[in-house]
RNA sequence: AGCGUGAGUUAGGCAGCCGCGGACAUCACCGAGGAGGUGGUGAUUCGAGGAAAGUCCGGACACCAUAGGGCGAGGGCGGUGGGUAACGCCCACCCGGGGAAACCCGCGGGAAAGUGCCACAGAGACAUACCGCCGAUGGCGCGGCCUCAGCUGAGCCGCGCACAGGCAAGGGUGAAAAGGUGCGGUAAGAGCGCACCGGCGAUGCGGUGACGUAUCGCGUCAAGGCAAACCCCGCCCGGUGCAAGGCCAAGCAGGACCGCAGACCCGGCUCGGCGAGGUCCAGGUAGGCCGCACAGAUAGAUGGCUGCCCACGACAGGAUCCGGCUUACAGGCUCGCUACUG
Repeated sequence: AGCGUGAGUUAGGCAGCCGCGGACAUCACCGAGGAGGUGGUGAUUCGAGGAAAGUCCGGACACCAUAGGGCGAGGGCGGUGGGUAACGCCCACCCGGGGAAACCCGCGGGAAAGUGCCACAGAGACAUACCGCCGAUGGCGCGGCCUCAGCUGAGCCGCGCACAGGCAAGGGUGAAAAGGUGCGGUAAGAGCGCACCGGCGAUGCGGUGACGUAUCGCGUCAAGGCAAACCCCGCCCGGUGCAAGGCCAAGCAGGACCGCAGACCCGGCUCGGCGAGGUCCAGGUAGGCCGCACAGAUAGAUGGCUGCCCACGACAGGAUCCGGCUUACAGGCUCGCUACUG
């Protein structure tokens, strides 16, 4: 230096000019010289991201519900130990799988509580026997033997059939068929017996623990998979989201009171009703303010041009705020590790 692998970081830079939003200062105008508003000015100051995104988790905050507690329903989470306000997140480890290794992947409690499902194929999906093997035993048939000949029966021997039956080794089906390999054994076979491997259990030791390991025992080694099917076990969870929510509050309509100039209208007149007008009140619409931020809002500002340099610039733009996860992403830089070559 090159292959692989893990972690972190950066997200064009500098200068000038023009522009946009907020703050501050200042000037002018409106207003009452107030509060506030509108407009201008500025050698002032601040102005997106690692994901601002998806809105998928966890919280803060707010309102609603709720005496406390328990039970149930519904939902979520699920190896172990830590971290955290909390989490389904993070760290370390364990187990299983992949890789030569560094390392990567895993919704990773329970399938001997019960129920259910296992397409197609296949005989059979948890119990079976299609092909096949055997036919020791029983059955049937044929032949032989037991002596004078024939017949019958029984017995014994041999051969055959594959009827009863035995087997689950081999073939075949399938994602999956009652642990694997070998030897023995048998009529043929089979944990039927044995050795090794695997499995289960007990005990000891190591570890906080998941778990690991050694020894011993078990062949009745019993029970294939699926819980992202119901279910069982343990733990967690009230609902709605800033359009939450709080404050101020025009106009119209409403209520109480005052008032008397009076065209019209009602009662024959006085006078009263009615009523322009005024004061006050409650809820509250428009609207405003707060919530709301060391960017920040009335639907939303952060852009453009020029010059120089280089590696020639990806994905992408806040809307209550945090902690995570996930997804998108050109190029560059830094550090660790593995294997091999020089």
The prediction has a mean pLDDT of 76. Predicted 3D model of a 342-nucleotide RNA (Bacterial RNase P class A) from a Solirubrobacterales bacterium. It matches the Rfam family "Bacterial RNase P class A". The family's RNA type in Rfam is ribozyme. Taxonomically the source falls in Solirubrobacterales (Bacteria, Bacillati, Actinomycetota, Thermoleophilia). It is recorded under the gene name rnpB. The model forms 91% of the base pairs in the Rfam consensus. RNAcentral holds the sequence, with entries from ENA.